[in-house]
Transfer RNA from a Candidatus Tayloriibacteriota bacterium, 73 nucleotides, folded computationally.

RNA sequence: GCGGGAUUAGCUCAGUUGGUAGAGCAGCUCAUUUACACUGAGAAGGUCGGGGGUUCAAGUCCCUCAUCCCGCA
Repeated sequence: GCGGGAUUAGCUCAGUUGGUAGAGCAGCUCAUUUACACUGAGAAGGUCGGGGGUUCAAGUCCCUCAUCCCGCA
């Protein structure tokens, strides 16, 4: 330099054909306990890596940039 993959909640990851962004764990609150843990219940937490484009509508399609991984030269 060329090609491919990854980037979504604090962490690990889903997200189907473009149509209201989710789960588990962690953290918080409550119940339970003398207390802690376990368990149960509840609530919260996201400009979906940055920017632009297409579309009535983009996590999803296209372009570009950044970071990481793999391969080729």
The coordinates come from a structure-prediction model, not an experiment, and the mean pLDDT is 82. Its Rfam family is "tRNA". Gene Ontology term of the family: triplet codon-amino acid adaptor activity. It is annotated as a transfer RNA. Rfam's curators write: Transfer RNA (tRNA) molecules are approximately 80 nucleotides in length.